Predicted 3D model of a 63-nucleotide RNA (Fluoride riboswitch aptamer (crcB RNA motif)) from a Pseudonocardiales bacterium. It was read from a public genome assembly, where an Rfam model found it. Taxonomically the source falls in Pseudonocardiales (Bacteria, Bacillati, Actinomycetota, Actinomycetes). The model forms 100% of the base pairs in the Rfam consensus.
RNA sequence: GAUCGAAACGGCGAUGAGGCUCGCCGCAACCGCGCGCUCGGCGCUGAUGGCCUCUACUGGUAC
Numbered sequence: 001g002a003u004c005g006a007a008a009c010g011g012c013g014a015u016g017a018g019g020c021u022c023g024c025c026g027c028a029a030c031c032g033c034g035c036g037c038u039c040g041g042c043g044c045u046g047a048u049g050g051c052c053u054c055u056a057c058u059g060g061u062a063c
Base pairs, nucleotide, nucleotide: 009026010025011024012023013022016054017053018052019051020050021049032044033043034042035041036039
């Protein structure tokens, strides 16, 4: 100096917040999908990685 393993710490998981939990990363993890198409194109789902709650948005019903 490089590589591997463990622990601690920090960060990340397509739009917000809190709790729990899972995975990944150590300047990397991460940066959704479909169609035509390579374009200054068209269309679609979801606030979650997963669960619960709140907020925002959308639809329906009742007052």